[in-house]
RNA sequence: GCCUAGGUGGUGUACCGGCAGCAUAAGAGAUUGUGGCUCUCUUGAAGGGGGUUCAAUUCCCCCCCUGGGCC
Numbered sequence: 001g002c003c004u005a006g007g008u009g010g011u012g013u014a015c016c017g018g019c020a021g022c023a024u025a026a027g028a029g030a031u032u033g034u035g036g037c038u039c040u041c042u043u044g045a046a047g048g049g050g051g052u053u054c055a056a057u058u059c060c061c062c063c064c065c066u067g068g069g070c071c
Base pairs, nucleotide, nucleotide: 001070002069003068004067005066006065007064010024011023012022013021018054025043026042027041028040029039030038047063048062049061050060051059
């Protein structure tokens, strides 16, 4: 340099045009003699910019970052 996969809460991972879900973590509560386990509630996320569209995490373009392959 070229090809390819990916970037989503603190962490891991779905959704692939119409509300961003789950687990975990954190906070609060219930339970308990205390703690743990368990249960309930809450908080918190689409790498940056532009385009298409009534509507973009999703499709297109450029850039950035990470993994793999070729030379």